Predicted 3D model of an 87-nucleotide RNA (Glycine riboswitch aptamer) from Rhodobacteraceae bacterium PD-2. RNAcentral records the identical sequence in 2 taxa.
[in-house]
RNA sequence: GCGAUCACGACGGGAGAACCGGCCUUGCCGGUGCCGAAGGCGCAACCGCCCCGGAAACGCUCAGGCCCCACGGACCGUCGCGGUGCA
Numbered sequence: 001g002c003g004a005u006c007a008c009g010a011c012g013g014g015a016g017a018a019c020c021g022g023c024c025u026u027g028c029c030g031g032u033g034c035c036g037a038a039g040g041c042g043c044a045a046c047c048g049c050c051c052c053g054g055a056a057a058c059g060c061u062c063a064g065g066c067c068c069c070a071c072g073g074a075c076c077g078u079c080g081c082g083g084u085g086c087a
Stems, first nucleotide, its partner, number of pairs: 001086002004084003008080006018032006033066003039062001040060003046054003
């Protein structure tokens, strides 16, 4: 120095899914249904140090969520900062 990679922070973008009833009505509770992109779990392509282990945006929905707002939000982009790698 880098258009590589990892962690952290900031900013921006960021989906999905209901109705009914009751009540002390910014909401809470019950019944049934639904969603998947916090987290969690499972299988697998694949990978590895190969008796074993890692592993998804796939699957399951435990958790979470399902008027709007808010919150949260995998992931993506930009910047900052540090490590690794390369020149």

Lineage of the source: Bacteria > Pseudomonadota > Alphaproteobacteria > Rhodobacterales > Paracoccaceae. The sequence is in RNAcentral, with records from Rfam and Ribocentre. It matches the Rfam family "Glycine riboswitch aptamer". Rfam describes the family as follows. This family represents the bacterial glycine riboswitch.